[in-house]
Context: one part of a larger RNA
RNA sequence: AUUGAACGCUGGCGGCAUGCUUAACACAUGCAAGUCGAACGGCAGCAGCAGAAGCUUGCUUCUGGCUGGCGAGUGGCGGACGGGUGAGUAAUGCUUAGGAAUCUGCCCUGUAGUGGGGGAUAAGCCGGGGAAACUCGGUCUAAUACCGCAUAUAUUCUACGGAAUAAAGGGGGGGACCUUCGGGCCUCUCGCUAUAGGAUGAGCCUAAGUCGGAUUAGCUAGUUGGUGGGGUAAAGGCCUACCAAGGCAACGAUCCGUAGCUGGUCUGAGAGGACGAUCAGCCACACUGGGACUGAGACACGGCCCAGACUCCUACGGGAGGCAGCAGUGGGGAAUAUUGGACAAUGGGCGAAAGCCUGAUCCAGCAAUGCCGCGUGUGUGAAGAAGGCUUUCGGGUUGUAAAGCACUUUCAGUAAGGAAGAAAAGCGCAUGACUAAUACUCAUGCGUCUUGACGUUACUUACAGAAGAAGCACCGGCUAACUCUGUGCCAGCAGCCGCGGUAAUACAGAGGGUGCAAGCGUUAAUC
Numbered sequence: 001a002u003u004g005a006a007c008g009c010u011g012g013c014g015g016c017a018u019g020c021u022u023a024a025c026a027c028a029u030g031c032a033a034g035u036c037g038a039a040c041g042g043c044a045g046c047a048g049c050a051g052a053a054g055c056u057u058g059c060u061u062c063u064g065g066c067u068g069g070c071g072a073g074u075g076g077c078g079g080a081c082g083g084g085u086g087a088g089u090a091a092u093g094c095u096u097a098g099g100a101a102u103c104u105g106c107c108c109u110g111u112a113g114u115g116g117g118g119g120a121u122a123a124g125c126c127g128g129g130g131a132a133a134c135u136c137g138g139u140c141u142a143a144u145a146c147c148g149c150a151u152a153u154a155u156u157c158u159a160c161g162g163a164a165u166a167a168a169g170g171g172g173g174g175g176a177c178c179u180u181c182g183g184g185c186c187u188c189u190c191g192c193u194a195u196a197g198g199a200u201g202a203g204c205c206u207a208a209g210u211c212g213g214a215u216u217a218g219c220u221a222g223u224u225g226g227u228g229g230g231g232u233a234a235a236g237g238c239c240u241a242c243c244a245a246g247g248c249a250a251c252g253a254u255c256c257g258u259a260g261c262u263g264g265u266c267u268g269a270g271a272g273g274a275c276g277a278u279c280a281g282c283c284a285c286a287c288u289g290g291g292a293c294u295g296a297g298a299c300a301c302g303g304c305c306c307a308g309a310c311u312c313c314u315a316c317g318g319g320a321g322g323c324a325g326c327a328g329u330g331g332g333g334a335a336u337a338u339u340g341g342a343c344a345a346u347g348g349g350c351g352a353a354a355g356c357c358u359g360a361u362c363c364a365g366c367a368a369u370g371c372c373g374c375g376u377g378u379g380u381g382a383a384g385a386a387g388g389c390u391u392u393c394g395g396g397u398u399g400u401a402a403a404g405c406a407c408u409u410u411c412a413g414u415a416a417g418g419a420a421g422a423a424a425a426g427c428g429c430a431u432g433a434c435u436a437a438u439a440c441u442c443a444u445g446c447g448u449c450u451u452g453a454c455g456u457u458a459c460u461u462a463c464a465g466a467a468g469a470a471g472c473a474c475c476g477g478c479u480a481a482c483u484c485u486g487u488g489c490c491a492g493c494a495g496c497c498g499c500g501g502u503a504a505u506a507c508a509g510a511g512g513g514u515g516c517a518a519g520c521g522u523u524a525a526u527c
Base pairs, nucleotide, nucleotide: 001526002525003524005523006522007521008520009519012374013373014372015371016370017369018367019366020332025330026329027328029327030326031325034077035076036075039074040073042070043069046068047067048066049064050063051062052061053060054059055058084285085284086283093210094209095208096207097206098205099204102202103201107198108197109196110195111194112193113192114191115149117147118146124139125138126137127136128135129134154165155164156163157162169190170189171188172187173186174185177184178183211257212256213255218248219247220246223245224244225243226242227241228240229239230238260282261281262280263279264275265274266273267272287308288307289306290305291304310321311320312319313318338364340363341362342361346360347358348357349356350355377407378406379405380404387398388397389396390395411468413463414462415461416460417459421454426448427447428446429445430444431443432442433441471516472515473514474513475512476497477496478495482511483510484509485508486507492499493498
């Protein structure tokens, strides 16, 4: 000088930060990932509308998916992001610099398409089993779910002849024409398929660097290389069969211990040393161990299966669970916060949008834990008051300190006013693009209407009154600051030297002083 600190005494306000370093110990409860009805069949509940019945004459019941919407279900996208933790890992990691044998949903820019069919199935209905979790059978039905056929610009394979591979529809509007009155058709838009390029993200390889121990000296059999085969998105002993006998190591292999790495942080004139909280990048993990499925992407924190430990439910047959998400509880510990508010902003998921979800985030609460700022008054005031302490008894000191007089009102308090964080989206109009179209849709502009958790916001004004606001450590030397009383090698102090055995500036108290100050000391730790 510093700290994610703790402890003791004390404590007025605000701003900005920070807050389980220990048990990767166990967890009650709530929330933390949904969304789309403009993909689909539908309609449980709510609301509206229509009809019918009853009557108490404005209510009750029933019917109708007709409308707004929408539980459960099929389907799509997202649950691989965001959030947490640091157990493992000394190199499958990280940092820096390179590389070639790869993939990449959504997004952007191109090119070419989006033709014609089919069979199921959930929900529903009917029935069975079970305490429950749930499960079985029959029957009906839809799709942007599933499967053939056609076409193949392209792509892949190729013996260069050829072969193989697609798709899905939805919504808005509409003048002719056709119509089985559903629509076809036209147009705009959102999709879908194939493919090329880009962007982003990801996988892989190489080199160098990356803690301690030699009281760890040899290690290695898929081991090192080759060939054939397999496998992967992709190179490769990645896997396998055969062949060769290699490969690493004193420039420290192997083994043991410790440890997430980095940008950085602290210190220091620097060189270095120590550390890796918060914030940011990468990695690893998700009760412990193993495994794959789905998918563009996982071997998946709030998905699945198996085994194990633990907890819970049970009708004993069988089941359920995983806070190292946010709060919170127990435990451990010197020690670390609220079972708070809001999606207003920023960002994310879904959606055409409105919007919904979001313990990410933004805020508030608690804590002097840290840094910074402000205040606890200002001026005047000598009879140098009283009291305290001291004294050589004259005095000295506390001390302009107080009182008194005159002012001010920051902050806190009360009352009133009051920004910015809000941009949008929606609605209306105008212009342009598209178009057969003055529909629709999109773009731009103008107008309008609103949207704030924080919030009793920041800030401003008024009011009252010095009113509500100072402690802690030290005073022998180092080291700024001295006397009295008590004690008498006792009680005690102490970082080092050392004080204390009857005048102790070193113990305890007092007066006075010194240093810091809403803090001051002690302990721990680093330089």